[in-house]
RNA sequence: GAAGCGAGUUGGAUGGUCGCGGUAGCGCGAGCCGCGUUGGGCUGGGGCCUGGUGCUGCGCGCAAUAUCGAGGAAAGUCCGAGCUCCACAGGACAGAACGCCAGAUAACGUCUGGUGGGGGCGACCCUAAGGAAAGUGCCACAGAAAGCAAACCGCGUCGUGGUCCGGCUAAACCCGUGCGGCGGCGUAAGGGUGAAAGGGUGAGGUAAGAGCUUACCGGUGCAGCGGCAACGCUUGCACGCACGGCAAACCCCGUUCGGAGCAAGGUGGAAUAGAAAGGCGCUUGAGGGCGGUCCGCCCGAGCCUUCGGGUAUCACCGCUUGAGGGGCAGGGCGACCUGUCUCCCAGAUGCAUGACCAUCAGUGACGCAAUGCUUCACUGACAGAACUCGGCUUAUGACUCCUUCCGCA
Numbered sequence: 001g002a003a004g005c006g007a008g009u010u011g012g013a014u015g016g017u018c019g020c021g022g023u024a025g026c027g028c029g030a031g032c033c034g035c036g037u038u039g040g041g042c043u044g045g046g047g048c049c050u051g052g053u054g055c056u057g058c059g060c061g062c063a064a065u066a067u068c069g070a071g072g073a074a075a076g077u078c079c080g081a082g083c084u085c086c087a088c089a090g091g092a093c094a095g096a097a098c099g100c101c102a103g104a105u106a107a108c109g110u111c112u113g114g115u116g117g118g119g120g121c122g123a124c125c126c127u128a129a130g131g132a133a134a135g136u137g138c139c140a141c142a143g144a145a146a147g148c149a150a151a152c153c154g155c156g157u158c159g160u161g162g163u164c165c166g167g168c169u170a171a172a173c174c175c176g177u178g179c180g181g182c183g184g185c186g187u188a189a190g191g192g193u194g195a196a197a198g199g200g201u202g203a204g205g206u207a208a209g210a211g212c213u214u215a216c217c218g219g220u221g222c223a224g225c226g227g228c229a230a231c232g233c234u235u236g237c238a239c240g241c242a243c244g245g246c247a248a249a250c251c252c253c254g255u256u257c258g259g260a261g262c263a264a265g266g267u268g269g270a271a272u273a274g275a276a277a278g279g280c281g282c283u284u285g286a287g288g289g290c291g292g293u294c295c296g297c298c299c300g301a302g303c304c305u306u307c308g309g310g311u312a313u314c315a316c317c318g319c320u321u322g323a324g325g326g327g328c329a330g331g332g333c334g335a336c337c338u339g340u341c342u343c344c345c346a347g348a349u350g351c352a353u354g355a356c357c358a359u360c361a362g363u364g365a366c367g368c369a370a371u372g373c374u375u376c377a378c379u380g381a382c383a384g385a386a387c388u389c390g391g392c393u394u395a396u397g398a399c400u401c402c403u404u405c406c407g408c409a
Stems, first nucleotide, its partner, number of pairs: 001406001003404002006401005012360007020069005027062003031058002034055009071382001075393002078391005083261004090295004095257005100114005115129001116127004130252002135250002137246003152191002154187007162179002165176003199217006218241001219239005224233003265317004274307001276306005287299003324343008361379005367373002
């Protein structure tokens, strides 16, 4: 200098003018109830009506001023919960999710630390991680052969023909050497195909070969040692040993799982059309009980379906104090936990949080008294809460730190 890995911070700042929404509200205005006081009127009395005024309380309206007001992802709606409703959510089946070990957490399919496996030169990253000897299925093409085997080329051997040369012979037959065809048997070491071909390398052995034998490696089992464990070991013994891969194929095994969701749910208000049709039933039970089926249990005298009509698309609550944020201390490798102090940090509902100006930051242009100044223009990512929270995933600008590899000095 360049290229990476891992982590953190931030998400333009300051000032001014005007404008929004929440909360509080100096102060002001009118109203109501009660009590006191006072004027007038009515009544036989008790008392009633009305006007002014003081105090307390209640709510209504205006309101100076103060204060607060979008995110790290608010996105996706993928998981988990808080909360709400379904009388209780009981059992089974089906279905779904997860799947190494130990922890964290309210919980999770999340996170932390490890182990096994994989990727990268490396810093580091990923996880497809129970079972293939319960069964079924798949492994294209190529290749002889991809699940119980198998032989394309090749190697060896036997048989049977052929042929060149040489030997013997008058010739043939026969013998020897070489080449080559066909067939049988043996072979899986060599070559080929492929992602993968029934362990690897060396030596011996064999007609040629083969764990056939042997040494080492690998594998399986047992033991020992280390570790809470998954698992590991440069340890020992035994065995020629292997049933290839895929279960993110169906499946088997283990664990977990009521459902629906703030458009949940609740309060208030408003309105009326059923002479409708069909079906079932009235305790010998219609119908209902919020994923599917069955069982169980409960409610139950009127229900179910179709057609038709009305109200509201209303007001208020739910709605923001939380598994909340921050500081400090302690424990832990860590995720996190404990204690203490401190803070309140949107709650809209035609849905607020904005607009403008100036300066600062960066880039460009012109000019100049030139390492800076004036003026002008441009730029600042991804992107807007709607019940709340813990995660995951996706989009994304700037800065900082740590560390790896390469090159140069």

Predicted 3D model of a 409-nucleotide RNA (Bacterial RNase P class A) from a Myxococcales bacterium. It matches the Rfam family "Bacterial RNase P class A". Rfam describes the family as follows. Ribonuclease P (RNase P) is a ubiquitous endoribonuclease, found in archaea, bacteria and eukarya as well as chloroplasts and mitochondria. It was read from a public genome assembly, where an Rfam model found it. Its mean pLDDT, the model's own confidence on a scale to 100, is 77.